[in-house]
Context: one part of a larger RNA
RNA sequence: GGACGAACGCUAGCGGCGGGCUUAACACAUGCAAGUCGUGCGAGAAAGCCAUUCUUCGGAAAGGCGAGUAAAGCGGCGAACGGGUGAGUAACGCGUAGGCAAUCUGCCCCGUGGUGGGGGAUAACCAGCCGAAAGGCUGGCUAAUACCGCAUGUUAUUCCGGUGCCACCUGGCACCGGAAUCAAAGCCUUCGGGCGCCAUGGGAUGAACCUGCGUCCCAUUAGCUUGUUGGUGAGGUAACGGCUCACCAAGGCAACGAUGGGUAGCUGGUCUGAGAGGAUGAUCAGCCACACUGGGACUGAGAUACGGCCCAGACUCCUACGGGAGGCAGCAGUGAGGAAUAUUGCGCAAUGGACGAAAGUCUGACGCAGCCACGCCGCGUGUGGGAUGAAGCUCUUGCGAGUGUAAACCACUGUUAGGAGGGACGAGUGCCACUGUUUUGCAGUGGAGAGACGGUACCUCCAGAGAAAGCUCCGGCUAACUCCGUGCCAGCAGCCGCGGUAAUACGGGGGGAGCAAGCGUUGUCC
Numbered sequence: 001g002g003a004c005g006a007a008c009g010c011u012a013g014c015g016g017c018g019g020g021c022u023u024a025a026c027a028c029a030u031g032c033a034a035g036u037c038g039u040g041c042g043a044g045a046a047a048g049c050c051a052u053u054c055u056u057c058g059g060a061a062a063g064g065c066g067a068g069u070a071a072a073g074c075g076g077c078g079a080a081c082g083g084g085u086g087a088g089u090a091a092c093g094c095g096u097a098g099g100c101a102a103u104c105u106g107c108c109c110c111g112u113g114g115u116g117g118g119g120g121a122u123a124a125c126c127a128g129c130c131g132a133a134a135g136g137c138u139g140g141c142u143a144a145u146a147c148c149g150c151a152u153g154u155u156a157u158u159c160c161g162g163u164g165c166c167a168c169c170u171g172g173c174a175c176c177g178g179a180a181u182c183a184a185a186g187c188c189u190u191c192g193g194g195c196g197c198c199a200u201g202g203g204a205u206g207a208a209c210c211u212g213c214g215u216c217c218c219a220u221u222a223g224c225u226u227g228u229u230g231g232u233g234a235g236g237u238a239a240c241g242g243c244u245c246a247c248c249a250a251g252g253c254a255a256c257g258a259u260g261g262g263u264a265g266c267u268g269g270u271c272u273g274a275g276a277g278g279a280u281g282a283u284c285a286g287c288c289a290c291a292c293u294g295g296g297a298c299u300g301a302g303a304u305a306c307g308g309c310c311c312a313g314a315c316u317c318c319u320a321c322g323g324g325a326g327g328c329a330g331c332a333g334u335g336a337g338g339a340a341u342a343u344u345g346c347g348c349a350a351u352g353g354a355c356g357a358a359a360g361u362c363u364g365a366c367g368c369a370g371c372c373a374c375g376c377c378g379c380g381u382g383u384g385g386g387a388u389g390a391a392g393c394u395c396u397u398g399c400g401a402g403u404g405u406a407a408a409c410c411a412c413u414g415u416u417a418g419g420a421g422g423g424a425c426g427a428g429u430g431c432c433a434c435u436g437u438u439u440u441g442c443a444g445u446g447g448a449g450a451g452a453c454g455g456u457a458c459c460u461c462c463a464g465a466g467a468a469a470g471c472u473c474c475g476g477c478u479a480a481c482u483c484c485g486u487g488c489c490a491g492c493a494g495c496c497g498c499g500g501u502a503a504u505a506c507g508g509g510g511g512g513a514g515c516a517a518g519c520g521u522u523g524u525c526c
Stems, first nucleotide, its partner, number of pairs: 001526004006522005013379006019372002021337001026335003030332003035077003040074002048065003052061003084290003093215007103207002108203008116150001118148002125140006156181011186195003216262003223253003228250008265287004269280004292313005315326004343369001345368003351365001352363004382412004392403004416467001418462005426453001431447007470515005475496003481510005491498002
């Protein structure tokens, strides 16, 4: 000098764009953050309407109609995304370059073939019962794209035989023949079809695994290792593999730093620097890990399963003492800790996501607004004229000098703030109608409607210099000097050093220098 997720002191007009618990991965009240589908399914309430009875005229009771629909239920998809945090991890975790002839992949895209015929349940519901509650038990009824057999079935899987090609390590690929095994679900329809379902080939995407190289400090850590290193066989996995197991061998790693200890998420990047390098890893993006602590599996195409399950533990809460409930490192918010870090806001209008044929629903992702000079950038706090130069103040050699064109005064301007009026872009889709076309698709035309921000941005007008300047420094480094007070005191100080009676260094006044809505101080990095 530059930089900062900063903090502190004094000060403070406006706007734009960003940023905002670095500490206790401490504990959390409350609300919200993951639902959706009635074009898979059963049963079917309330409201509304009809009529009856009773009535204290408020209403109550039982019945019928109605099928667009609440809560709950079966079922499908989603909930593995999105969002948070950095505890752990020195590791194939990350980065980079490769491999997979050792792999899986829902939804999506392009193909091929199929979708036959049956069965038994069960929730909701009803009845009864247990319990304070959470919840549970028994009996009865019912449906399905829920569940289970049977049939059929290839290019799938497994096995056998043959041929060709590739690889050179077991092998892989293609073709032919044979055997065994495994499947399905319907719904809507304007009857044209549409959406599905099953099997399978390929693609795309996502994911798993393996390897070379790189990746902090300590040798005042020198030896470490028994599933350890390798082999055979088996099991297991989507898949290779001591991944696991049985047996066999005795290996494997290490001063090119094993093992141990400490510290730490890694990277693109960021800061600095002429560069080399050093430091760093907030925001944004990629990867990883974690979800009260530890362990475990289930479901599923996919699981570290944050807002799933089970067990144990600590903690909190409820309890009728028998037993239950919970997990903000989601968004707000609270307490605590701390030098220190925001609203229990608005909206799904846009973008994106889940579900749905769609309308649409949900979305604290996201879009916005609020708070904070935390940062960067922009603008303003007036402009021109105005005296040999007012007053005041300071200094003085008492003549004068400085403050100083500064003010007053005159003439203007009108940014921002204030008031009044107008007032957006972001809206494209989607819906309805018509036309064209082979279509509910696509294209065109027309119509009604949809904006949180927001009556905001922006524009016009009005009045008026009116409402808007501070902070640090002035001995040298280092731009900027005098007076008074003090008297090694009080104090200053980044270093050198100032102060003991004329202090440009302390405190105040005047003056000056620098930066400016900021200026200084502290901390950290280069």